[in-house]
Context: one part of a larger RNA
RNA sequence: UUGGGUCUAAAACAUCCGUAGCCAGCUUCGUAAGUCUCCUGUGAAAUCCGGCCUCUCAAGGGUCGACGAGCGGGAGAUACUGCAGAGCUAGGGACCGGGAGGCGUAACGAGUACGUACAGAGUACCGGUAAAAUGGGUUGAUCCUGUACGGACUAACAACCGCGAAGGCACGUUACGAGCACGGAUCCGACGGUGAGGGAUGAAGGCUAGGGGCGCAAAGUGGAUUAGAUACCCAUGUAGUCCUAGCAGUAAACACUGCACACUGAACAUUGGGGCCUCUUCGAGAGGUCUCAGUGCUGUAGGGAAGCCGGAGAGUGUGCUACCUGGGAAGUAUAGUCGCAAGACCGAAACUU
Numbered sequence: 001u002u003g004g005g006u007c008u009a010a011a012a013c014a015u016c017c018g019u020a021g022c023c024a025g026c027u028u029c030g031u032a033a034g035u036c037u038c039c040u041g042u043g044a045a046a047u048c049c050g051g052c053c054u055c056u057c058a059a060g061g062g063u064c065g066a067c068g069a070g071c072g073g074g075a076g077a078u079a080c081u082g083c084a085g086a087g088c089u090a091g092g093g094a095c096c097g098g099g100a101g102g103c104g105u106a107a108c109g110a111g112u113a114c115g116u117a118c119a120g121a122g123u124a125c126c127g128g129u130a131a132a133a134u135g136g137g138u139u140g141a142u143c144c145u146g147u148a149c150g151g152a153c154u155a156a157c158a159a160c161c162g163c164g165a166a167g168g169c170a171c172g173u174u175a176c177g178a179g180c181a182c183g184g185a186u187c188c189g190a191c192g193g194u195g196a197g198g199g200a201u202g203a204a205g206g207c208u209a210g211g212g213g214c215g216c217a218a219a220g221u222g223g224a225u226u227a228g229a230u231a232c233c234c235a236u237g238u239a240g241u242c243c244u245a246g247c248a249g250u251a252a253a254c255a256c257u258g259c260a261c262a263c264u265g266a267a268c269a270u271u272g273g274g275g276c277c278u279c280u281u282c283g284a285g286a287g288g289u290c291u292c293a294g295u296g297c298u299g300u301a302g303g304g305a306a307g308c309c310g311g312a313g314a315g316u317g318u319g320c321u322a323c324c325u326g327g328g329a330a331g332u333a334u335a336g337u338c339g340c341a342a343g344a345c346c347g348a349a350a351c352u353u
Stems, first nucleotide, its partner, number of pairs: 004324003007307002012321001014201004021194003025088004030083002033081002035077008049065006091191001092188003095184003099180001103177007110154002114150007125136002162169002206247006215241002220236004258320006266298001268296012302309002326353003336345003
C1' cells in the first nucleotide's frame, strides 16, 4: 500500500461555517469526452505456448505459427457517467400563520443569606473538633433588635423537563438579535451533501492592563494528628473567583458513538405544533384518537467478541471527511508555526520488549 477497522480492544478533529476537491433529484433533446464493439498500424529479438524438423534419445538447436496489455488512426453503438440546451417539483431555500423555549447581547429592577459600620438591649464566654488547641472576647465579644453600606449569588418551583453547533444557559422586566418545530403550499427551480487547507466560537484554570473584593480559597502561616505529616481535621490567609478590554485555545471538551440521506415490527412515558371526536362550570378547562418534530425507556428482526445497540442503530445501503496499524521510550527530542509567558499545534528515532 491493499485489506480490515474507529461505543468499551489502536483509532471520530471540542464544535460549527465554509474554499478547492469528491459526490449528487425527475423528464426530454443534442453531443459522443469517459464506456463498449469492429477494422487497421505499432507491439524488436530472445523467452512462454503449439506444429514440424534436427544433434541415436533427452536437455539443447532450427523453422513456421499462435498469443499479447498499452498507445496512434478509422468506422460504429448510446444504457450509464460527463458536457450543452429546454423543462419539472418530491431535495433545498424564500414567504405567510399562529407557537414553545433557563438561545445570545445590553440596560434597569428585586430578593434571602452573608459581611462590615453605627445605635439599642445585654454579660462572660464564643468559636471549633472524634477530642482539642491555635483564634476571638470585660477597650464588652458570641446571642437579639434596628438602620446604613458592600460584593457575590439566584433556594423552593425543578422534572427521566426545555433551549443552544458545541462550550454552555435558571430571580423579574424591557430593548435589540438569532435559531427551531408545526401548519399553509404563494414564490425560486437542484440553488444540494460532505469538506483537505482556511475562518469563527470554545468550560475551568492561566496571562496583560484597569477596576472591584462579601463569602470562598491554591500558595503561605499557625494549631492538631502522627514514628514523621511539606497531607487529610481546625484557625487564619494572598493570588484567584466578580466587572471591562485583550491574550491564550486546552478538558473524562464523553453518549469515550463524524455529518447527511433513504429503507426496516411493536409497547409505554414525556415536551412542542397540527387534524378530528366527546364532555364542559364555556376557562389559557378535562379526556380520547390520529399525525409531524424532539427527549427517554422496554424490546422485534437484524447486528455484535460480549457488555449491549436496536426507526434517536452499534440494523440494511449510499455519498463525503477525519483518524488507527503491538507495548514502552513519548505526546518526549528536534525543526517549524503560534504565544507576553505558561505553553499549544505539528511530531520522530536510537534503544528495549